This is a predicted structure of a 114-nucleotide RNA (SAM riboswitch aptamer (S box leader)) from a soil metagenome. Of the family's consensus pairs, 97% are formed in the model.
[in-house]
RNA sequence: UCUUAUCGCGAGUGGCGGAGGGACAGGCCCUUUGAUGCCACGGCAACCGGCCCGAAAGGGCGCCAGGUGCCAAAUCCUGCUCCGGGAAAGAUCAAGACCCGGGGAAAGAUGAGA
Numbered sequence: 001u002c003u004u005a006u007c008g009c010g011a012g013u014g015g016c017g018g019a020g021g022g023a024c025a026g027g028c029c030c031u032u033u034g035a036u037g038c039c040a041c042g043g044c045a046a047c048c049g050g051c052c053c054g055a056a057a058g059g060g061c062g063c064c065a066g067g068u069g070c071c072a073a074a075u076c077c078u079g080c081u082c083c084g085g086g087a088a089a090g091a092u093c094a095a096g097a098c099c100c101g102g103g104g105a106a107a108g109a110u111g112a113g114a
Stems, first nucleotide, its partner, number of pairs: 001114007012041005020030003024079004042071003047067002049064003052059002075107001080104007
C1' cells in the first nucleotide's frame, strides 16, 4: 500500500514529568483538582490462537488472556451524497442556505490476510 471484518458494549490506579490533548477541519469537550506521553501494576475484550461441539461445512449469545488491541465523551459530533419532515422567504412552482430524523459512501482506528 491492497483486500476483508468490526467500530452506540466493556474496562483505571500509582509513579515520572510539566502544557497541551481529543487523527485532519469546524464544533464541542478534557486539562495545572496535572492533560498528552513514558513506566509499573490492574482491568476489559473473543480479531487471531488454544480448548470444546460437529463426519464435514461450520458453530458457540461456552471456556482460556498465549499474539495483538483497548481502558473520557457513539470513531465525541459533523464533513460527501441521497431520502423524509419542519420553519422561513416567495406572486406561483421548484431549488439552495437553516433545523430535525434516517440510508449509503468517504476518512480514521483495530484485527486478520497479501
The sequence is in RNAcentral, with records from MGnify.